[in-house]
Small-subunit ribosomal RNA, central domain from an uncultured bacterium, 348 nucleotides, folded computationally. The coordinates come from a structure-prediction model, not an experiment, and the mean pLDDT is 85. Rfam family: Bacterial small subunit ribosomal RNA.
Context: one part of a larger RNA
RNA sequence: CUGGGUGUAAAGGGAGCGUAGACGGCGAGACAAGUCUGAAGUGAAAGCCCGGGGCUCAACCCCGGGACUGCUUUGGAAACUGCCUUGCUAGAGUGCUGGAGAGGUAAGUGGAAUUCCUAGUGUAGCGGUGAAAUGCGUAGAUAUUAGGAGGAACACCAGUGGCGAAGGCGGCUUACUGGACAGUAACUGACGUUGAGGCUCGAAAGCGUGGGGAGCAAACAAGAUUAGAUACCCUGGUAGUCCCCGCCGUAAAAAUCAAUGCUAGGUGUUGGGGAGCAAAGCUCUUCGGUGCCGCCGCGAACGCAUUAAGCAUUCCACCUGGGGAGUACGUUCGCAAGAAUGAAACUC
Numbered sequence: 001c002u003g004g005g006u007g008u009a010a011a012g013g014g015a016g017c018g019u020a021g022a023c024g025g026c027g028a029g030a031c032a033a034g035u036c037u038g039a040a041g042u043g044a045a046a047g048c049c050c051g052g053g054g055c056u057c058a059a060c061c062c063c064g065g066g067a068c069u070g071c072u073u074u075g076g077a078a079a080c081u082g083c084c085u086u087g088c089u090a091g092a093g094u095g096c097u098g099g100a101g102a103g104g105u106a107a108g109u110g111g112a113a114u115u116c117c118u119a120g121u122g123u124a125g126c127g128g129u130g131a132a133a134u135g136c137g138u139a140g141a142u143a144u145u146a147g148g149a150g151g152a153a154c155a156c157c158a159g160u161g162g163c164g165a166a167g168g169c170g171g172c173u174u175a176c177u178g179g180a181c182a183g184u185a186a187c188u189g190a191c192g193u194u195g196a197g198g199c200u201c202g203a204a205a206g207c208g209u210g211g212g213g214a215g216c217a218a219a220c221a222a223g224a225u226u227a228g229a230u231a232c233c234c235u236g237g238u239a240g241u242c243c244c245c246g247c248c249g250u251a252a253a254a255a256u257c258a259a260u261g262c263u264a265g266g267u268g269u270u271g272g273g274g275a276g277c278a279a280a281g282c283u284c285u286u287c288g289g290u291g292c293c294g295c296c297g298c299g300a301a302c303g304c305a306u307u308a309a310g311c312a313u314u315c316c317a318c319c320u321g322g323g324g325a326g327u328a329c330g331u332u333c334g335c336a337a338g339a340a341u342g343a344a345a346c347u348c
Base pairs, nucleotide, nucleotide: 003320004319005318006317007302008301012316014201015200016199017198021194022193023192025088026087027086028085029084031082033081034080035077036076037075038074039073040072041071042070048066049065050064051063052062053061054060091191092188093187094186095184096183097182098181103177104176105175106174107173108172109171110154115149116148117147118146119145120144121143125136126135162169163168206247207246208245210243211242215241216240220236221235223233258314259313260312261311262310265293266292267291268290269289270288271287272286273285274284275283276282277281297304298303321348322347323346330341331340332339333338
């Protein structure tokens, strides 16, 4: 390289948008680049393969045929690919009607709780633990009542419930706004799928400027425990956690890339539609999501099983023994931390 693979053995990019490229629905007509077919030329000789022959045999040599799978020119075919013209509606999209949703951004607002401050009542403890101590408290704490300040998070509802491409999203109200779904069948007429590079988004932590700081809490300090205890437990406590703007670009970011078609069922749940029964309701049916169980099939097994890890097609990404090593060097990006790309010697 080919091949074989990628849930767990090595291997799916964290996610999307999309360029080049690759692949691409049904019908008619034209062309003939690919494709198929006929002919001609060429494809040196030697060598190679087959059949003969000559040296006593063989090696060696000679003769005839084949092959030389190719290229060029030319006559034809038109199924498939391509290209051109024309049409279609089953893919895709638009319109209209409708309901569901923690989808996003911004502004406003609510109550509970913690902490702090002020005032009242009140007195000796409180707090904490396995037990304690550090700590707080007669300068009046803890408890309790009233008032105030401030920040952060939103109990119940709440659900293998919902929404989102992923990260993720949860009090309430308003404004702006994205997507999906169902029904309809008016419109466009293949406008599609995937997607190297590229661009955008991307938890937490971390970084820069400025705010904010209630609670929690790396670091740090003290108390315990212990042989020791740079820990687990306890008392404190700073960055940080929050907001604006700008970086970072990584995670056990589903250990399962995306799309399309086909292939038994059963049972929950969620959002719609249709039909039947007078009906709160029940039954049947049909699309979209989300779970469980289970045939065929697949699988090394575990298991997967219409939400496939089954049967197929298209495109991209990735793997090729363990360690060395996600290291070194170089390059790109970054304020830095570092990220991305990514070896070899050696060794088993």